[in-house]
RNA sequence: GCCCAUGUAGCUCAGUGGUAGAGCACCUCCUUGGUAAGGAGGAGGUCACGGGUUCAAUCCCCGUCAUGGGCU
Numbered sequence: 001g002c003c004c005a006u007g008u009a010g011c012u013c014a015g016u017g018g019u020a021g022a023g024c025a026c027c028u029c030c031u032u033g034g035u036a037a038g039g040a041g042g043a044g045g046u047c048a049c050g051g052g053u054u055c056a057a058u059c060c061c062c063g064u065c066a067u068g069g070g071c072u
């Protein structure tokens, strides 16, 4: 220098056009002698960034950035 993949909650990951979810973690409550285990409820997201297509974009297209891999 060229090619490919990935980027979504604090972490690990789903979701592939119609207003975003799970597990763990976190907060409150119940239970307990008790900070654990168990049970109930809750909070937390400009979906990496910019632009385009569309009535509508996490999803499709282009560019940028970051990370990983391959080729020379």
Stems, first nucleotide, its partner, number of pairs: 001071007010024004018055001026042005048064005